[in-house]
RNA sequence: CGGGCUAUAGCGCAGGGGUUUAGCGUACAAGUCUGGGGGACUUGGGGUCGGCGGUUCAAAUCCGCCUAGCCCGA
Numbered sequence: 001c002g003g004g005c006u007a008u009a010g011c012g013c014a015g016g017g018g019u020u021u022a023g024c025g026u027a028c029a030a031g032u033c034u035g036g037g038g039g040a041c042u043u044g045g046g047g048u049c050g051g052c053g054g055u056u057c058a059a060a061u062c063c064g065c066c067u068a069g070c071c072c073g074a
Base pairs, nucleotide, nucleotide: 001073002072003071004070005069006068007067010026011025012024013023018057028044029043030042031041032040033039050066051065052064053063054062
């Protein structure tokens, strides 16, 4: 320098144009069960989907550039 992949909640991930108000697990908070602990169950809070633009009636999703990480090539 060129190419590819990844970026979504504290952490690990799903979702690939509309279909709930962006979900799942875990973590966190509260409650119930238990003599207590551990554990189980229920409920709740937490995201402006890496950034800036573009396409579209509508973008986490498609396109361009940039940033960061990983890999390949030179």
Predicted 3D model of a 74-nucleotide RNA (transfer RNA) from an uncultured Spirochaetaceae bacterium. It matches the Rfam family "tRNA". Its family is annotated with triplet codon-amino acid adaptor activity in the Gene Ontology.